[in-house]
RNA sequence: CGGGGUUUAGCUCAGCUUGGUAGAGCAUCGGCUUUGGGAGCCGAGGGUCAUUGGUUCAAAUCCAAUAACCCCGACCA
Numbered sequence: 001c002g003g004g005g006u007u008u009a010g011c012u013c014a015g016c017u018u019g020g021u022a023g024a025g026c027a028u029c030g031g032c033u034u035u036g037g038g039a040g041c042c043g044a045g046g047g048u049c050a051u052u053g054g055u056u057c058a059a060a061u062c063c064a065a066u067a068a069c070c071c072c073g074a075c076c077a
Base pairs, nucleotide, nucleotide: 001073002072003071004070005069006068007067010026011025012024013023020057028044029043030042031041032040050066051065052064053063054062
């Protein structure tokens, strides 16, 4: 430098194809249970969906650019 992939809750990831109320597990907090802890059960909180712009009545989802990380290749030494 070229090509490809990933970016969504604190962590690991769905959802994107086919636009229409943002989700799961773990973790956190509260309650129940227990002598207590752990485990279990019930409930709750937690999101600029990487950034900017565009299309649309409506964008996590479609389009463009940019950024970070990963993989492959090329180049230089």
Description: Transfer RNA from Alteromonadaceae bacterium M269, 77 nucleotides, folded computationally. Its Rfam family is "tRNA". Gene Ontology term of the family: triplet codon-amino acid adaptor activity. The family's RNA type in Rfam is transfer RNA. From the family's description: Transfer RNA (tRNA) molecules are approximately 80 nucleotides in length. The coordinates come from a structure-prediction model, not an experiment, and the mean pLDDT is 82.